Context: one part of a larger RNA
RNA sequence: UUGGGCGUAAAGAGAAAAGUAGGCGGCUUGUCGCGUCGGUUGUGAAAGCCCGGGGCUUAACUCCGGGUCUGCAGUCGAUACGGGCAGGCUAGAGUUCGGUAGGGGAGAUCGGAAUUCCUGGUGUAGCGGUGAAAUGCGCAGAUAUCAGGAGGGACACCGGUGGCGAAGGCAGAAUCUCUGGGCCGAUACUGACGCUGAGGAGCGAAAGCGUGGGGAGCGAACAGGAUUAGAUACCCUGGUAGUCCACGCCGUAAACGGUGGGCACUAGGUGUGGGCGGCAUUCCACAUCGUCCGUGCCGAAGAUAAAGAAUUAAGUGCCCCGCCUGGGGAGUACGGCCGCAAGGCUAAAACUC
Repeated sequence: UUGGGCGUAAAGAGAAAAGUAGGCGGCUUGUCGCGUCGGUUGUGAAAGCCCGGGGCUUAACUCCGGGUCUGCAGUCGAUACGGGCAGGCUAGAGUUCGGUAGGGGAGAUCGGAAUUCCUGGUGUAGCGGUGAAAUGCGCAGAUAUCAGGAGGGACACCGGUGGCGAAGGCAGAAUCUCUGGGCCGAUACUGACGCUGAGGAGCGAAAGCGUGGGGAGCGAACAGGAUUAGAUACCCUGGUAGUCCACGCCGUAAACGGUGGGCACUAGGUGUGGGCGGCAUUCCACAUCGUCCGUGCCGAAGAUAAAGAAUUAAGUGCCCCGCCUGGGGAGUACGGCCGCAAGGCUAAAACUC
C1' cells in the first nucleotide's frame, strides 16, 4: 500500500529474440446500446448524522419535519467517447523486389610467429632469478646457438574514439558448408495483423560439478627459497586441479550505461561506421551538399539535491511490466521448489540502534 519514487541516496528482473493470460491500442462508415450520461418508479427498516422547529428552567436527552443513506433493481431516453458486431482505408506493423556492411551463430579444413619437450651438431662453465639473494637447473655437458621433429594452446601487425549480437558475448585466413538478424532504396502486396508482457519455456561470463579425452604455457591448492617481530601473504623456484575438446549439469556476477521496453514530441555544433540521392567532372576516386540508420564528443531550453545528463535524455507526454518503503539482524532462519554436489530461487521474525 493513498502517495511518492527507482543512473550515483532504498529501488530496472542478467537479458528479452519467440511469446500465453491480462492491460493498452491508428483513420473511417453503419449498427447494437454493454460501459457512460439523463429522466422516472420501486426499494435503500428504525436509530444515527446534517438542517429547521418543538418539549423538559438550560444543556445533555427527547419529539416532529426535511435532507443524507453516495447503492441496487425496473423502465423510458441520449449515442459524443470507450466497448461488441459488420464493412471500408493505409500513415502503424509485416511481406515482396533490388542492393549493402559486419569478430552475429554452428561445423569442417588450413596457416605462420612464439613457449615447452625430444633428437643431432657447435661450444664450455656457468645459467636462472631478485631490491639483494636463495631454493632450482648445470661437467651424466646446462644456458647460448644451428638443424630436424613432437604437441598443445593463443592468434602480433590491421585494431579504431570502429563493427556485429537481445543480453551473456564475438577477432589468424580475400577457405568451404549450413544459418539468424540489421540497414538503405523501390514502393508491388496484406490491411491494425500492433505495444507491453504476470506465469511458463528457451538463452545466459567466469568459477564449479559429472563422464570421457587432452595437457604446451599459465597456474588456485600444495612444497621449498626469501622478506619479516611473525609472514599460513606480497617477491622467487617448482607445481596438482583447472584453463582446452565432446556431451550433460549449474544459473550466478560491479550480468554496469549501476539508466526496463515501446511510440511521439522538444535548439544547435562537431567526429566516425553503413546506405541512398544531388552538384561538379568524359568516367571513377576524392571533395562538397542533402537524407535515413548506427556509434562518440561538446552544448541550449526545460528537468535535476548536486556533480552531471541533454534528439542514443536523467527533458515533455502516453501505454505496459518489474522493483523500493530507515540501519543492523539478513538476502539469513524456517518451509517449499530446483540441483549429483557446491549451492540457487522464494523469503521472515524476535531483538537492537